This is a predicted structure of a 74-nucleotide RNA (transfer RNA) from a Candidatus Heimdallarchaeota archaeon. The coordinates come from a structure-prediction model, not an experiment, and the mean pLDDT is 81.
RNA sequence: CCCGGCCUAGCUCAAUCUGGCAGAGCGGGCGGCUGUAGACCGUCAGGUUCCCGGUUCAAAUCCGGGGGCCGGGA
Numbered sequence: 001c002c003c004g005g006c007c008u009a010g011c012u013c014a015a016u017c018u019g020g021c022a023g024a025g026c027g028g029g030c031g032g033c034u035g036u037a038g039a040c041c042g043u044c045a046g047g048u049u050c051c052c053g054g055u056u057c058a059a060a061u062c063c064g065g066g067g068g069c070c071g072g073g074a
Base pairs, nucleotide, nucleotide: 001073002072003071004070005069006068007067010026011025012024013023020057028044029043030042031041032040050066051065052064053063054062
């Protein structure tokens, strides 16, 4: 330098293909249970969807540019 993949909650990942309410598990707060804790049960909070711009009634999703990580090639 060229090619490919990935970037979404504190962590691991869905949702992208086919644009239409942003989700799950773990973790955290509170409550129940228990002599206490754990486990279990209930409930709540937590998001600039990597950044900038574009298309669209509507973008995590499509398009352009940039950044980061990983892999391959020269």

Its Rfam family is "tRNA". Gene Ontology term of the family: triplet codon-amino acid adaptor activity.